[in-house]
Context: one part of a larger RNA
RNA sequence: GUCAACGACUUAACGGCGUAAGCACAGCUUAAGCUCCCCAACGAGCGCAAGCGAAGCGAAAGCGAGUCUCAAAUGGGCACCAAAACAAGUUUCCGCCGUUAAACCCGAAACCGAGUGAUCUAACCAUGGGCAGGCCGAAGGCCGUUUAAUUGCGCCCGGAGGGCCGAACUCGUAUCUGUUGCAAAAGGUUGAGAUGACCUGUGGUUAGGAGUGAAAGGCCAAUCAAACUCGGAGAUAGCUGGUUCUCUGCGAAAUCUAUUUAGGUAGAGCGCCGCACUAACUUCGACUGAGGUAGAGCACUGGAUGGGCGAAGGGACCUCAACGUCCACUGAGCCCAACCAAACUCCGAAUACGGUCUCUAGCAUGUGCGGCAGACGCACUGCGAGCGCUAACGUCCGCAGUGGAGAGGGAAACAACCCAGAUUCCGUGAUAAGGUCCUCAAGUCCAAGCUCAACGUGAAAGGAGGUCCAGCCUUAAGACAAUUGGGAUGUAGGCUCAGAAGCGGCCACCAUUCAAAGAGUGCGUAACAGCUCACCGAUCGAAGGUCUGGGCGCCGAAGAUGUAACGGGACUAAGCUUAGCACCGAAGCCGGAAGUGCGACCGACCGUGUCGCACGGUAGCAGAGCAUUCCGCAACCGCAGAAGACGAAUUGUAAAAGCCGUUGGAGGUUGCGGAAGUGAGAAUGUUGAC
Numbered sequence: 001g002u003c004a005a006c007g008a009c010u011u012a013a014c015g016g017c018g019u020a021a022g023c024a025c026a027g028c029u030u031a032a033g034c035u036c037c038c039c040a041a042c043g044a045g046c047g048c049a050a051g052c053g054a055a056g057c058g059a060a061a062g063c064g065a066g067u068c069u070c071a072a073a074u075g076g077g078c079a080c081c082a083a084a085a086c087a088a089g090u091u092u093c094c095g096c097c098g099u100u101a102a103a104c105c106c107g108a109a110a111c112c113g114a115g116u117g118a119u120c121u122a123a124c125c126a127u128g129g130g131c132a133g134g135c136c137g138a139a140g141g142c143c144g145u146u147u148a149a150u151u152g153c154g155c156c157c158g159g160a161g162g163g164c165c166g167a168a169c170u171c172g173u174a175u176c177u178g179u180u181g182c183a184a185a186a187g188g189u190u191g192a193g194a195u196g197a198c199c200u201g202u203g204g205u206u207a208g209g210a211g212u213g214a215a216a217g218g219c220c221a222a223u224c225a226a227a228c229u230c231g232g233a234g235a236u237a238g239c240u241g242g243u244u245c246u247c248u249g250c251g252a253a254a255u256c257u258a259u260u261u262a263g264g265u266a267g268a269g270c271g272c273c274g275c276a277c278u279a280a281c282u283u284c285g286a287c288u289g290a291g292g293u294a295g296a297g298c299a300c301u302g303g304a305u306g307g308g309c310g311a312a313g314g315g316a317c318c319u320c321a322a323c324g325u326c327c328a329c330u331g332a333g334c335c336c337a338a339c340c341a342a343a344c345u346c347c348g349a350a351u352a353c354g355g356u357c358u359c360u361a362g363c364a365u366g367u368g369c370g371g372c373a374g375a376c377g378c379a380c381u382g383c384g385a386g387c388g389c390u391a392a393c394g395u396c397c398g399c400a401g402u403g404g405a406g407a408g409g410g411a412a413a414c415a416a417c418c419c420a421g422a423u424u425c426c427g428u429g430a431u432a433a434g435g436u437c438c439u440c441a442a443g444u445c446c447a448a449g450c451u452c453a454a455c456g457u458g459a460a461a462g463g464a465g466g467u468c469c470a471g472c473c474u475u476a477a478g479a480c481a482a483u484u485g486g487g488a489u490g491u492a493g494g495c496u497c498a499g500a501a502g503c504g505g506c507c508a509c510c511a512u513u514c515a516a517a518g519a520g521u522g523c524g525u526a527a528c529a530g531c532u533c534a535c536c537g538a539u540c541g542a543a544g545g546u547c548u549g550g551g552c553g554c555c556g557a558a559g560a561u562g563u564a565a566c567g568g569g570a571c572u573a574a575g576c577u578u579a580g581c582a583c584c585g586a587a588g589c590c591g592g593a594a595g596u597g598c599g600a601c602c603g604a605c606c607g608u609g610u611c612g613c614a615c616g617g618u619a620g621c622a623g624a625g626c627a628u629u630c631c632g633c634a635a636c637c638g639c640a641g642a643a644g645a646c647g648a649a650u651u652g653u654a655a656a657a658g659c660c661g662u663u664g665g666a667g668g669u670u671g672c673g674g675a676a677g678u679g680a681g682a683a684u685g686u687u688g689a690c
Base pairs, nucleotide, nucleotide: 001690002689003688004687005686006685011101012100013099014098015097016096017095018094020092021091022090023089027052028051033046034045035044036043056063057062066078067077068076069075104242105241107239111232112231113230114229115228116227122206123205124204125203126202127201128200129199130198131196133165134164135163136161140157141156143154144153145152169193170192171191174189175188176187177186208224211219212218245625246624247623248622249621250620255268256267257266258265259264270374271372272371273370274369275368276367277366280365281362282361285357286356287355288354289353295347296345297344301341302340303339305337306336307335308334309333312330313329314327315326316325317324378403379402380401381400382399383398384397386395387394408419409418410417423594424593425592426591427590429589434584435583436582437569438568439567443581445580447578448577449576450575456571462555463554466552467551468550469549470548471547472545473544474543482539483538484537485536486535488512489511490510493507494506495505496504518533522531523530595615596614597613598612599611600610601609602607626679628676629675630674631673632672633671634670635669636668637667644663645662646661647660650657651656
């Protein structure tokens, strides 16, 4: 891992609700116990103790259709009565739910009690054992010599030491191998101690919040921040996992409030089922309301720019002081112009919301009561806001949609986008979004334009005689370009300066003659001179030109395995814009047939009838069934072959059912009921087999 078997909402009491039944015009009903009965489940009779209901009020005594409050209520509370509905209960089976119990099943780490352990290991006690060989040579001493000496020196003897080197022995430094090992800690090489706080045999002592510890929370039998065994015990688990047959109807939520609450729970909202009441509901339309958002505005509150006037202040001048005069200073306030605001408003929509009215549409909603839930982790998209960077598949609200719980077609692929809501079968029926050269179903369709960039088929500020359209200006009174000629005078303008003559700098920038010519556009000179431009004439003879707006393109444009930013091939349209006609295209619509649910119809007809509508679905609610084991009643089958096993075809919407054949070798089944150890694919499920 597979196969087989086992494996999870039970039982009891009490309570609530529902279905069914018994009794009931105030009743209903027994409990323990006793008696009867051949028997599973059980049944019958006795047993009125108790219980519920028929009356309430008060804390209570108590009173009573009233009572409490009170000294007392013409009061008030709760009841009664009355009023349209309303105004009857009680007992039991069964079903659903709740509470208490282990309470759907499996699962802790832990806590407590009583015991068992020191044959491992820690420390200690008692009694034994072990340590090759070599080296260093303390104290002390003999002898010699020396000294005043208890002095010094030398040689020798001596043999101290948690001394040195190094086997046994003990340990375990580094590394390699080993890592389903030789081994649940070993092996190789290397290393530390090796007369000591040494190593070791045997026997003994200390025990679980305790021991022992040269102290690492170490060790206490491969277990230690509290051993192991059994018990309390099925501890508890707001947590994780699992929870077994079928079909049918409806069908959520991920919000609010509260919570030692935030991954839990309760009430409300949303779902299902039942009963009752009604037309009360939603929608279209009309009428009528309240509002302060979008926008806009500056009348208030604030902000903020420029200008004018300008109180006041500051400074300067003057003055003994005062008055006065002035300013590239500050500046309230007023005026003009142009602005900004979620917490500004002189204004002010669209929507949305409330009310009224009748009509439109809705096979259906609405309200109340009762029972049963689930859910309270939401996600994305569009729109309106906040936070953030007008960042995020970000976060938090509001409105709507989709997913969640939704399949189908499109978007290459793609929960949340576009189209569209799958009861089942059939149809070269007509369509949606999206498409129609090939992949790939359908136009190489029609008309007019644009684009040359493979743009389409990724991007900004910015840049550009790309190209098309529109506008504007100049132009036969001759444009633009080119060539040619003029380009003057007062005057060398004034000032400055060594000089300043159009052309260093400052100021002014006039006038004259003209077809035209600046108190000068650039070069140039020390300063002049010189060249040139603006501007004007002539030649020439047809378009030219700065600019504005729009369409489509260009550059800007760099990434890591390989084109790789149309899905691909490819395409100059098979690209883009505008207009049109066809066609393809879905589980949507239509047509035919069928099933189920709900509703309606029938007046001689009651049916295999007719008609209408509906039938995606997670959590969940409701309904109807299939199968297994056992039991009761009734009836059967079986050695002329029961159950079980294997196999093909048959029936039923399904769970399933029956029949036949082979095997098997002794029990089994049907109808109607009853009771449950009643259905497995998942739980790192349990056991067995392979």
This is a predicted structure of a 690-nucleotide part of an RNA (large-subunit ribosomal RNA, domain II) from Candidatus Hodgkinia cicadicola. Rfam family: Bacterial large subunit ribosomal RNA. Its family is annotated with ribosome and structural constituent of ribosome in the Gene Ontology. Its mean pLDDT, the model's own confidence on a scale to 100, is 82.